Record summary
This is a predicted complex of two RNAs, RNase P RNA and transfer RNA, with 438 nucleotides together. Its mean pLDDT, the model's own confidence on a scale to 100, is 79. Rfam match: Bacterial RNase P class A. Its family is annotated with tRNA processing, ribonuclease P activity and dimeric ribonuclease P complex in the Gene Ontology. By type it is a ribozyme.
Parts: sequence; structure tokens; C1' cells
RNA sequence: CUUGCCGGAUGGGCAGUCGCUCCCGGAAACGGGGGAGGAAAGUCCGGUCUCCAUAGGGCAGCGUGCCGGUUAACGGCCGGGGGGGAGCCUGGUGACGGGUUCUCUACGGAAAGUGCCACAGAAAAUAUACCGCCCGGGAAACCGGGUAAGGGUGAAAAGGUGCGGUAAGAGCGCACCGCGGGCGGAGUAAUCCGCCUGGCAGGGAAAACCCCACGUGGAGCAAGACCAAAUAGGGGAGAAGGAGCGGCCCGCUCCGCUAAACUUCCGGGUAGGUCGCUAGAGCCGGGCAGCAAUGUCCGGCCCAGACGAAUGACUGCUGCCCGCAAGGGUACAGAAACCGGCUUACAGUCCGGCAGGCACU
RNA sequence: GAGCGGGUCGCCAAGUCGGUUAAGGCGCAUUCCUGCCGAGGGUGCAUACGUCGGUUCGAGCCCGGCCCCGCUCUCCA
Repeated sequence: CUUGCCGGAUGGGCAGUCGCUCCCGGAAACGGGGGAGGAAAGUCCGGUCUCCAUAGGGCAGCGUGCCGGUUAACGGCCGGGGGGGAGCCUGGUGACGGGUUCUCUACGGAAAGUGCCACAGAAAAUAUACCGCCCGGGAAACCGGGUAAGGGUGAAAAGGUGCGGUAAGAGCGCACCGCGGGCGGAGUAAUCCGCCUGGCAGGGAAAACCCCACGUGGAGCAAGACCAAAUAGGGGAGAAGGAGCGGCCCGCUCCGCUAAACUUCCGGGUAGGUCGCUAGAGCCGGGCAGCAAUGUCCGGCCCAGACGAAUGACUGCUGCCCGCAAGGGUACAGAAACCGGCUUACAGUCCGGCAGGCACU
Repeated sequence: GAGCGGGUCGCCAAGUCGGUUAAGGCGCAUUCCUGCCGAGGGUGCAUACGUCGGUUCGAGCCCGGCCCCGCUCUCCA
């Protein structure tokens, strides 16, 4: 210098004219001030707030899941541990181990219980024997027995390596690696280290049911509160005559009833209006504590609040990219009660860590 | 804005406890039947699990992230 992986930051700048919305001043004209994001997105978690429910506790359901810390809280974040991957160095005959750098990790329990592991294979967890090997019998085909080294099947095969041992073999014996148990030490803990001991009995999967521990009442700002039309309902009261319906009859008239209409009062809801509605787990700078997440102190600041929902349009100069130039492009995307996270989208630029390559010293 | 439900051939639609090849119907092609058509019978057909990851030996199914579609939301009753 360049490529890859991982992490972080930024998300064009300055000025002018005309608008839009909110606030302040003003009688008005007008003047002054504020006006999208790192994700405003998905609505996946957690809270604030509001209403409903609720004596206390438990079950069920749901969620989380190594340990510690952090926080208002969390499935977030930070630190540590265990495990996996890659690179380099290194020990051992070997199984395998040690050191270091980067990186990933939904990581409680399979020895509480139930169930599952297709096909293939002898056998998929109660064990068992297809080929092979060995012993015996037999002329042979083959039969009886031993074995689980080797082959074969499978995603997975009943500890592994080396030596001894044996008819062949085998934890059968020994050493080491792994595993289980006990003791001791270090650490808040997860866990790690050491010693002793057991030949080894339990393979996988809990993002199967389940068990254990912890958490959890439900709904959501269209929550909820207040004011309150017209029309149509509901309830009460009133008064006058007419009307409607039903029956009879049809030309009219008569009889019965009051659910409708009239006047007035009351109450609920709707439209509409107001509040909730933005000064907050707030922002900026600095100090201190801490490895860090984070906490705390001091100083300064006020930074959208709409509801057929403002945040726009144009112009000049300029940054970056493409182009010889003229010129063109400049990402993802836009608040809707608010806040802390996660996830997803994102042109270009900048910074940091690690690894590889090339060149030079 | 908030809260729910669902994506399987061209259309409708099953898939329980993960298991190999994903039903079935409509459809299309061909054939039988008929003088011909329709109906009916037989045979065949190709194509599908929204997408990207993870768990597992193995995923339409289990888990997570995205994408798309649909529904509901004043008050009283």
C1' cells in the first nucleotide's frame, strides 16, 4: 500500500427569498424563537403512565436459563468461566496435551421419570454376532464353542493409545489420555488445580414431553378524564283537539286503544372541543469511583407537539462521486404518549484491532 | 397508533407424535364408452411447503430474524 474478518463513529456545509406548524409579545399589522432519525421502521423484549381486577397464598399457563456485576426494568449491556473454530509456537512412539493471538457461543438437568433415534445394520442401549480370527469335530460342505483386535452398516456402535498377555482375543494386566467418586487448596461464584480411588456401570437429543430455579394479574394513549350540539332512542310531567292503527262496512260514519305526534324537563352516548401531551431514567462539557457496563458530583442548556396530522419549495456558493466537457448524482428512510434496549435497512467517508499478500528498510 | 390471525402445485385444501416418495379434489393431456357431444370410468402429467438462518443424522412441522396478506379497536348492552 492492498485484501478479508470483527468493532466503532459520521450520515454534507454556509447564506438568502417565499411558505407551513407550535410557542411568546402585541388591539392589529407585525416582530422574536423552536421545528425529524440513527434507525422516527419492525412492534420483538423491558419500563413509566392510565383504567379494570385483586384479602393472603398456591396450582395451571407463559417467559428466562453458566457465574458475577450493572440498571427503574429487561430475553439488554459489561466482566469472568466453560465449550467450538482459525492462525502461530511447542511436547509426546501414540491417544492426546501445553502456550499465545483473534473470533463465535439459545451454555441448567439425559444418573427423577416417560417417549423417540427412520433406512441400513448382528446389535440403537434390556444388548448382541454378518464377514473375519482362534479351538474342537468332520473327507468336504458344514457343525459346536470362544472372541469383539480387524472388516462391514450407519449421523451415531458400548471408552481411547501404547506395551504386555493370549489358542485367538478382551480393562485381562500395567502406564498414559478420557470418565465417575472422595478429599484438600484457590476463587464471591461459575470454575480451575493437586492428591487418592474405581477397570469403566449411564451414546444422542430437553429449539420432545418433562424436572429444577427465578420472574410473571389483565388490557393498552383508539389507555383514560372533562365539557358537550343537531337528529334518533330512553325516562318523567302536561294539555288540546286531531291523527294513526285495528275491527265492521265500503260511500261515509261509528266503536275501541294510545305504542306515534305536540309542549316541557331529566339522563346516557355520538359529532365536535379540551386535557392526557411532553422538562425528561433529558442534552452538552468537565472532575471523581470502577478493567468495563455504569454510577456520582459540578457547571451550562431547553431542544417538534401535530390530529384529512406542520417540518416544504426555490436560488447562490461549496464538499464528495461519475464525466474530456456540458452536465448528472449524493444512501436508508420520515415523529404521533414517552423512555431503555434488540432486530432489520443504509451510498459514501473516517477511526481502531487481527490475519494474509506485495514492496522497501 | 395499538392488538391479533394466516402464508402448502394455476385454484381449493389435508398433513396428528419431525422419518425418507408431501395426500385428495378442481384442472390439463390421453384413452374407453357414444353415431357425436356431455356426464362417467381408466391411465398419465408437471409444478408447491413465503424467505433467510439455527437445532437435529434428518424440518412443511421445532426455534429465531425478515417479507407479504387479512382482521379488530368510542360508549352502553